RNAcentral holds the full RNA, with entries from ENA. The part of an RNA shown here (small-subunit ribosomal RNA, 5' domain) has 527 nucleotides and comes from an uncultured prokaryote. The coordinates come from a structure-prediction model, not an experiment, and the mean pLDDT is 84.
[in-house]
Context: one part of a larger RNA
RNA sequence: GAAUGAACGUUGGCGGCGUGGAUUAGGCAUGCAAGUCGAGCGAGAAGUCGUGGAAUGAAACUUCGGUCGAGUGAAGCGAUGGAAAGCGGCGAACGGGAGAGUAAUGCGUAGGAUACCUGCCCUCGGGUCCGGGAUAGCUGCGGGAAACUGCAGGUAAUACCGGAUAACAUCUCCGGAUCAAAGGUGUGAUUCCGCCGGAGGAUGGGUUCACGUCCUAUUAGCUUGUUGGUGGGGUAACGGCCUACCAAGGCUACGAUGGGUACCGGGCGUGAGAGCGUGGCCCGGCUCACUGGGACUGAGACACUGCCCAGACACCUACGGGUGGCUGCAGUCGAGAAUCUUCGGCAAUGGGCGAAAGCCUGACCGAGCGACGCCGCGUGUGGGAUGAAGGCCUUCGGGUUGUAAACCACUGUCAGUUGGGAGGAAAUCUUAGAGGGUUCUCUCUCAUGUUUGACCUAUCCUCAGAGGAAGGACGGGCUAAGUUCGUGCCAGCAGCCGCGGUAAGACGAACCGUCCAAACGUUAUUC
Numbered sequence: 001g002a003a004u005g006a007a008c009g010u011u012g013g014c015g016g017c018g019u020g021g022a023u024u025a026g027g028c029a030u031g032c033a034a035g036u037c038g039a040g041c042g043a044g045a046a047g048u049c050g051u052g053g054a055a056u057g058a059a060a061c062u063u064c065g066g067u068c069g070a071g072u073g074a075a076g077c078g079a080u081g082g083a084a085a086g087c088g089g090c091g092a093a094c095g096g097g098a099g100a101g102u103a104a105u106g107c108g109u110a111g112g113a114u115a116c117c118u119g120c121c122c123u124c125g126g127g128u129c130c131g132g133g134a135u136a137g138c139u140g141c142g143g144g145a146a147a148c149u150g151c152a153g154g155u156a157a158u159a160c161c162g163g164a165u166a167a168c169a170u171c172u173c174c175g176g177a178u179c180a181a182a183g184g185u186g187u188g189a190u191u192c193c194g195c196c197g198g199a200g201g202a203u204g205g206g207u208u209c210a211c212g213u214c215c216u217a218u219u220a221g222c223u224u225g226u227u228g229g230u231g232g233g234g235u236a237a238c239g240g241c242c243u244a245c246c247a248a249g250g251c252u253a254c255g256a257u258g259g260g261u262a263c264c265g266g267g268c269g270u271g272a273g274a275g276c277g278u279g280g281c282c283c284g285g286c287u288c289a290c291u292g293g294g295a296c297u298g299a300g301a302c303a304c305u306g307c308c309c310a311g312a313c314a315c316c317u318a319c320g321g322g323u324g325g326c327u328g329c330a331g332u333c334g335a336g337a338a339u340c341u342u343c344g345g346c347a348a349u350g351g352g353c354g355a356a357a358g359c360c361u362g363a364c365c366g367a368g369c370g371a372c373g374c375c376g377c378g379u380g381u382g383g384g385a386u387g388a389a390g391g392c393c394u395u396c397g398g399g400u401u402g403u404a405a406a407c408c409a410c411u412g413u414c415a416g417u418u419g420g421g422a423g424g425a426a427a428u429c430u431u432a433g434a435g436g437g438u439u440c441u442c443u444c445u446c447a448u449g450u451u452u453g454a455c456c457u458a459u460c461c462u463c464a465g466a467g468g469a470a471g472g473a474c475g476g477g478c479u480a481a482g483u484u485c486g487u488g489c490c491a492g493c494a495g496c497c498g499c500g501g502u503a504a505g506a507c508g509a510a511c512c513g514u515c516c517a518a519a520c521g522u523u524a525u526u527c
Base pairs, nucleotide, nucleotide: 001527002526003525004524006523007522008521009520010519013377014376015375016374017373018372019370020369026333027332028331030330031329032328035090036089037088040087041086047080048079049078050077051076055072056071060067061066097288098287099286106213107212108211109210111208112207116205117204121201122200123199124198126196127195128194129163130162131161132160138153139152140151141150142149143148169178170177171176183193184192214260215259216258221251222250223249226248227247228246229245230244231243232242233241263285264284265283266282267278268277269276270275290311291310292309293308294307313324314323315322316321341367343366344365345364349363350361351360352359353358380410381409382408383407390401391400392399393398414468416463419460420459423456424455429449431447434443435442436441471516472515473514474513475512476497477496478495482511483510484509485508486507492499493498
């Protein structure tokens, strides 16, 4: 000099774009962060309409006992309606967070496989036949403080099961053997949406090999499933991955083993470069989800807001027993030099589900807070000498502050005020046309019509008026900028050299000056 996720001190006008828990991977109140599909299924609340007529009962009449009965209108029934819950499907393995662990089961670069898997998506060709038994919801009867749960009855499906069919699939001793399905919407389906099996693709992933990847020898030997083989098991798949037996191997001074530290890369900082330092934000990969262990489901997990067991902690309890996991977004306590709102919206982009409308989305888009960083703008402009007053210095003549102010004439950025206003919006949907297919649907294109902004806002206009907007550090040398007073080796300063013991340009104050400027300094750290 440059730099920082910074902090501290003094000061502080506006805007844009970024950025903000680095320490205790410490504990967490509260709300939200993953649902969706009625075009898979049974059932069906509120409401509305119709029917119905229990009950109540105005007026009139009355012999005061009633008669008549407008109106209001319950239960029940039917239609419409579609809530809550349930079965089923898909999603919940993405997205979001953190860096504890990990020195190589990681990451980076370049490769391999006759040792692999892949839901949704695309292409091609084939199939979608005949049957069956349950179970939730529901009803009835219970247990329990609760969480929850038992028995009986009965019901549906794209839930479950059996049979048939079976190849360019799988197995094979090449003879053969084995394996499937589900319907929905609709007037109508081999046509639309689905379902089953197969081939290919795309995407994603698993696996393997070579090289590279911090410090330490005051760590020198390490290893028994260890190294290899055979048989068997297991996996989507190779393999000591596991197991029985056999052999006795394997690694190491080119640093094994042990110890310490640490997520890695793209990058970032610095530097002429070589290099050195670093890995926050953004992107790719890995790992973790209170701590430890385990599997289940599934195309995919050994699963952050799933399950089981153990532990610590916390909470509820009727003491029998239960419940919980912010390293999601906000927020809170603690520790710390130190790090924000318990905000708005799904309008855009993207994701899940759905035929669609749409629903959900603390992803995301925005707003809020912080000079934390970078950048831009402003705090006026021109004139103005009797060089006013005041301050400071003085050789007492004056000098300086200083065109600075006052005063005169202007301007109107920003902030304030008034009113406009492009753009972030493309779509979805409706109608029509064209094209494809077994004609009532699909796809595409153009046109038409109705809409959709949480948050803003470029920019223009009105009004008033210099009004609302400057500080910080430094002034002995390095290093730009000095005088006076106070103090008297005291009080103090200090990055280094060093200042201060009675004339201190170095301490403190004043005036003046220098450098930066909405900042200026200090501390810490890197080059």